The part of an RNA shown here (large-subunit ribosomal RNA, domain IV) has 341 nucleotides and comes from a metagenome. The coordinates come from a structure-prediction model, not an experiment, and the mean pLDDT is 87. The RNAcentral record of the full RNA draws on SILVA. Its Rfam family is "Bacterial large subunit ribosomal RNA". Gene Ontology terms of the family: ribosome and structural constituent of ribosome.
[in-house]
Context: one part of a larger RNA
RNA sequence: UUCGCGUUAAGGAACUCGGCAAAAUGCACACGUAACUUCGGGAGAAGUGUGGCCUUUGCUGGAAGUCAAAUUUUAGCGAAGGUUGCAGAGAACUGGUUCAAUCGACUGUUUACCAAAAACACAGGUCUGUGCGAAUCUGCAAAGAGAUGUAUACGGACUGACACCUGCCCGGUGCUGGAAGGUUAAGAGGAGCUGUUAGCGCAAGCGAAGCAGUGAAUUGAAGCCCCAGUAAACGGCGGCCGUAACUAUAACGGUCCUAAGGUAGCGAAAUUCCUUGUCGGGUAAGUUCCGACCUGCACGAAUGGUGUAACGACUUGGGCACUGUCUCAACCAGGAACUCG
Numbered sequence: 001u002u003c004g005c006g007u008u009a010a011g012g013a014a015c016u017c018g019g020c021a022a023a024a025u026g027c028a029c030a031c032g033u034a035a036c037u038u039c040g041g042g043a044g045a046a047g048u049g050u051g052g053c054c055u056u057u058g059c060u061g062g063a064a065g066u067c068a069a070a071u072u073u074u075a076g077c078g079a080a081g082g083u084u085g086c087a088g089a090g091a092a093c094u095g096g097u098u099c100a101a102u103c104g105a106c107u108g109u110u111u112a113c114c115a116a117a118a119a120c121a122c123a124g125g126u127c128u129g130u131g132c133g134a135a136u137c138u139g140c141a142a143a144g145a146g147a148u149g150u151a152u153a154c155g156g157a158c159u160g161a162c163a164c165c166u167g168c169c170c171g172g173u174g175c176u177g178g179a180a181g182g183u184u185a186a187g188a189g190g191a192g193c194u195g196u197u198a199g200c201g202c203a204a205g206c207g208a209a210g211c212a213g214u215g216a217a218u219u220g221a222a223g224c225c226c227c228a229g230u231a232a233a234c235g236g237c238g239g240c241c242g243u244a245a246c247u248a249u250a251a252c253g254g255u256c257c258u259a260a261g262g263u264a265g266c267g268a269a270a271u272u273c274c275u276u277g278u279c280g281g282g283u284a285a286g287u288u289c290c291g292a293c294c295u296g297c298a299c300g301a302a303u304g305g306u307g308u309a310a311c312g313a314c315u316u317g318g319g320c321a322c323u324g325u326c327u328c329a330a331c332c333a334g335g336a337a338c339u340c341g
Base pairs, nucleotide, nucleotide: 001336002335003334006331007330008329010327011326014325019322027051028050029049030048031047036041038161052083053082054081055080056079057078058077059076060075061074062073063072064071084088096320097319098318099317100316101315103312104311108120109119124159125158126157127156128155129154130153136145137144138143162307163306164305165304167237168236169235172234173233174230175229176228177227178226181225182224183223187219188218192214193213194212195211196210199206200205238256239255240254241253242252265299266296277293278292279291280290281289
């Protein structure tokens, strides 16, 4: 110097990003126990007291013993008196606690080897597909899973206990339904045109049938256009100007645009840039925290909104207890390094 351990005056978080680490609590019995609550909990809440040994004694149960007792023994519940130590759960094992808030209801799951969480899952909710040789999935197929199940079933998607709720928009995209019209493939169709040449013609040329090539009209499904429905489908949910007898503000009016202009609730929030917003609380002093305000840069209703008892090795702020975290360091006993040998 380093590693792990022990003790410490006075103070007691002044340390620090942060009480990280350490200390403290800890067992049994008795008393006692708040808000809140889904009435189960919260709760071991919190908090307080007692605990050794000796003597005497009361009661209850068991066993042995006895004819029945007596007696002996054992487990426990008390009462009184005494006594020792610094200390009686004498060692060891063995909860610190409380208040408030965010998020997630909960138990659970996860990045084997830097993340355990607010992420995933979850019971519950909703939409949607599927009538059975089901939908869906695997396979080229046979076939298999679904399921030896049958809509109180199975598959897919979103949300995520519970309570109160879940507003407006179908213009765009998607999905479902519709079929009048428009567009539209192969195919069907075969007008017309072209090549060839029997024949005709003095020649130029014309040219039947056949065989070939090309090919118009017409006909022709779904789809798309079109018409409706549908948002717990993907998604979206305005601007400007004026106005009340102080001022300020605007219940009110005007106007433009839109498919419709954000309802309830919440709000400087896991969301607020300006911002350490402003006010209040807590502190002597508080960029964090809690309660309000609303000017929401850029909350908002199953991409769920707002609450919520219980729960959490989660996160944030405060208090009590406690301490070498610190003021500020010291000492003791060990292991290692190191020096000498």